[in-house]
Context: one part of a larger RNA
RNA sequence: ACUAGGUUAGGGAAUUCGGCAAAUUAGUCCUGUACCUUCGGUAUAAGGGAUCCCUGCAUUCGUAUCUGCAUAGGUGCGAUUUCAGGGCGCAGUGACAAAGGUGGUCCGACUGUUUAACAAAAACUUAACUUUCUGCUAGGCGGUAACGCUGAGUAUAGAAGGUGAUAUCUGCCCAGUGCCAGUACUUUAAGCUUCGUUUCAACGGAGUGAAGAGCUGGUAAACGGCGGGAGUAACUAUAACUCUCUUAAGGUAGCGUAAUACCUUGUCGAUUGAAUGUCGACUUGCAUGAAUGGUAUAACGAGAUCGCCACUGUCCCAACCUAGAGUCUC
Numbered sequence: 001a002c003u004a005g006g007u008u009a010g011g012g013a014a015u016u017c018g019g020c021a022a023a024u025u026a027g028u029c030c031u032g033u034a035c036c037u038u039c040g041g042u043a044u045a046a047g048g049g050a051u052c053c054c055u056g057c058a059u060u061c062g063u064a065u066c067u068g069c070a071u072a073g074g075u076g077c078g079a080u081u082u083c084a085g086g087g088c089g090c091a092g093u094g095a096c097a098a099a100g101g102u103g104g105u106c107c108g109a110c111u112g113u114u115u116a117a118c119a120a121a122a123a124c125u126u127a128a129c130u131u132u133c134u135g136c137u138a139g140g141c142g143g144u145a146a147c148g149c150u151g152a153g154u155a156u157a158g159a160a161g162g163u164g165a166u167a168u169c170u171g172c173c174c175a176g177u178g179c180c181a182g183u184a185c186u187u188u189a190a191g192c193u194u195c196g197u198u199u200c201a202a203c204g205g206a207g208u209g210a211a212g213a214g215c216u217g218g219u220a221a222a223c224g225g226c227g228g229g230a231g232u233a234a235c236u237a238u239a240a241c242u243c244u245c246u247u248a249a250g251g252u253a254g255c256g257u258a259a260u261a262c263c264u265u266g267u268c269g270a271u272u273g274a275a276u277g278u279c280g281a282c283u284u285g286c287a288u289g290a291a292u293g294g295u296a297u298a299a300c301g302a303g304a305u306c307g308c309c310a311c312u313g314u315c316c317c318a319a320c321c322u323a324g325a326g327u328c329u330c
Base pairs, nucleotide, nucleotide: 002324003323004322005321006320007319008318010316011315014314019311027051028050029049030048031047036041038165052087053086054085055084056083058081060079061078062077063076064075065074066073067072088092100309101308102307103306104305105304106303107301108300112124113123128163129162130161131160132159133158134157139150140149141148142147166296167295168294169293171226172225173224176223177222178219179218180217181216182215185214186213187212191208192207193206194205195204196203227245228244229243230242231241254288255285266282267281268280269279270278271277
C1' cells in the first nucleotide's frame, strides 16, 4: 500500500459528471397533517410527544366466592387500559429487527412483462377507443389433399390492424399509392364458331371472349401530404386589409429554444456570491401538431433531470483500531 469492517474534534457536499458510497430515519401508541385531486386518494404526508422499573387510585372483560343469588354490591385470581407519584442510567422499540424527508419539470396512466449471463426503460403489454373482414358449407390459420384448429363457438362472436386509463379534442387534402364499388363502352389469352389457302401437316382472317387494365365514383382512426412573392394604418413598428404565382390541399385547435431549435450559453424573469443547469414566460417552429394521435392530468415508477431540509470521513485532511490476505524474518 490492499480487502472487509469500526470510530473520529471543528466544518458540513467545499468532493464529484452526479450526494456515487456512507450516514440520517426506523417498531408501537398518542397527537397532528398541506398543495393537488379522477373525492377514492395524496397519507405512516410533513411536524411534535411518549416508550424501562416500582407503587397507588381507577377502567373494561373473564372467572370463583360471599352478602337470604339481588337487575345491586363486596372480596380473591387472571387479562386489559388510562392517570398520578417515585426510581435508575448519557441513552428504556437501550441488542436484533426496523421508511431519510420534501418541492419543481419530462416520459409512461396504473398492477404487470422484457434482452437466462453488460440494457428493467420512456421499450412491450394493458383496460379503453377505433378501422377492416366474416351470416356459418362464414372469415382466418395449418395441410398437395383428406382433414384439423378457431369452435362442439355464431356478429354482446371469431379473425386481422392501429391508438393506448381518464378529461378535452381529433382540422384540411382522394392529385399520387393502396383498398372498395360500378361499368351500356374500349382493350384482351386459350378454347369454340366460321371463312380463306392447302394433297396433308400447318398457316392467315373474321366473330365470340373471363379476370385484369382503361373509364366512372367512393375511401385518410388507409400509406401518406398539409406553399411562395409583393404592397398597405396619421411617430416608428406591425399588418386585420389588398394584389399576384401556384397546389390535391396549403398546418386548424393546441403546444412550442421542447426526449423535437441548427443558429444557441436565443431574450426576459425566478433560483445562486457566481449557473452552457432547472423552472416560468416569450416564440419569426433549421425541421411541432392532432388515434404515424394533439393538449392537460390525480395516483403510481429500483425511469430521466433540477432544487431545499436533515444527515454525514464524499471532501477540507487525514488519523487510529479490528480481522484477513500479502511482505519480511525465523
Molecule: large-subunit ribosomal RNA, domain IV
Organism: Candidatus Woesearchaeota archaeon